[in-house]
RNA sequence: CGAGUCGGGCGGACGGUCGCGUCGGUGGGCAACCACCGCCGAGGAAGGUCCGGGCUCCGAAGGGCAGGAUGGUGGCCAACAGCCACCCGGGGUGACCCGCGGGACAGUGCCACAGAGAACAGACCGCCCCUCCACCGGUUUCGCCGGUGGAGGAGCAAGGGUGAAACGGUGGUGUAAGAGACCACCAGCGGCCUGGGUGACCAGGUCGGCUCGGUAAACCCCAUCCGGAGCAAGCCCAGACAGCGUGCGUUCGAGGGCGGCCCGCCCGAGCACGCGGGUAGGGCGCUGGAGGUGGUCGGCAACGGCCACCCGAGAUGGAUGACCGUCACCGCGUCGUCGGAAACGGCUGCGCGGGACAGAACCCGGCCUACAGCCCGACUCGUCCA
Numbered sequence: 001c002g003a004g005u006c007g008g009g010c011g012g013a014c015g016g017u018c019g020c021g022u023c024g025g026u027g028g029g030c031a032a033c034c035a036c037c038g039c040c041g042a043g044g045a046a047g048g049u050c051c052g053g054g055c056u057c058c059g060a061a062g063g064g065c066a067g068g069a070u071g072g073u074g075g076c077c078a079a080c081a082g083c084c085a086c087c088c089g090g091g092g093u094g095a096c097c098c099g100c101g102g103g104a105c106a107g108u109g110c111c112a113c114a115g116a117g118a119a120c121a122g123a124c125c126g127c128c129c130c131u132c133c134a135c136c137g138g139u140u141u142c143g144c145c146g147g148u149g150g151a152g153g154a155g156c157a158a159g160g161g162u163g164a165a166a167c168g169g170u171g172g173u174g175u176a177a178g179a180g181a182c183c184a185c186c187a188g189c190g191g192c193c194u195g196g197g198u199g200a201c202c203a204g205g206u207c208g209g210c211u212c213g214g215u216a217a218a219c220c221c222c223a224u225c226c227g228g229a230g231c232a233a234g235c236c237c238a239g240a241c242a243g244c245g246u247g248c249g250u251u252c253g254a255g256g257g258c259g260g261c262c263c264g265c266c267c268g269a270g271c272a273c274g275c276g277g278g279u280a281g282g283g284c285g286c287u288g289g290a291g292g293u294g295g296u297c298g299g300c301a302a303c304g305g306c307c308a309c310c311c312g313a314g315a316u317g318g319a320u321g322a323c324c325g326u327c328a329c330c331g332c333g334u335c336g337u338c339g340g341a342a343a344c345g346g347c348u349g350c351g352c353g354g355g356a357c358a359g360a361a362c363c364c365g366g367c368c369u370a371c372a373g374c375c376c377g378a379c380u381c382g383u384c385c386a
Stems, first nucleotide, its partner, number of pairs: 001382010012327007020041002023038006043357001047368002050366005055230004067226005072086005087101001088099004102221002107219002109215003124160002126156002129153011168186006187211001189208008234284004243275006255267004291310008329354006336347004
């Protein structure tokens, strides 16, 4: 310099004007509310709602069935389908990446297409042998020998071919041709032993029959875990109408209207109080928590202990936006200048354009998905120079 692999971070800043919402203050209004002033006002994913927990209510002696989830090993965590480290398998020259990674000698099922045959299989081409027929050649006639082709029978699984997969691989012995039929080595499987590791597992030795396919995101089996519903949880206050109870009252007139009271006038059969349940409505739950940042100690790490500091959304039909200016960033164009033979690149200035994905609704830990653009760190490979 080129190509790449991981990890972390940011998601414009400041000022002004207008607008929106909660809260506080002042003023106005019977009240609903209005005006002004002040403070504060979304995210790395607030999202999808896929897991796990807190919290709330209901249920619950214990156990089992059904159902669901998880699935290499060890650890972390409140918990998890999350995270860390390691093991095994696969990919990459490498940094590193990927794995839905228990069991296929418990049982059952399935294995498309192609192919002869797809599970304790099979014979299409082929290889080999025998019998018969035809033809050719050789030889001394008959006969015999050799070759080619056809038909039938028996054997074989080496080679070809199909397939994702064809019942070990290479070499030899053997045979009519062959075959783990037999032998040597290798691979694989299983049993036992030794050593290392907490463990998954690894390394080595020995024996065995010589080989016993795949699929569990098919049923199933094994181990572990799981009570249900969710802030529309749940709780409190509480109109109107209706209900119940008590009292007063129906020309011996309660109560209502005529501006407050008395008189008077009019209407007049219900009125008043209480009770519980609970609707409309309102309030609580409602935001300080398994919280963040820094340091230090333990640990490879995830994470944990201790200390210090910090923490001003809480709406309820749901507010957090728009415009202008300055600066910063990115892209394009361009004047000048520097380097260079040029292509091109650097710097200063000017002009134009651009800024995503998205948006709290009880809270938290994860996962997944979306995202204009930018920054930082570690590492690998290649080439060149010293």
Molecule: Bacterial RNase P class A
Organism: uncultured Nostocoides sp.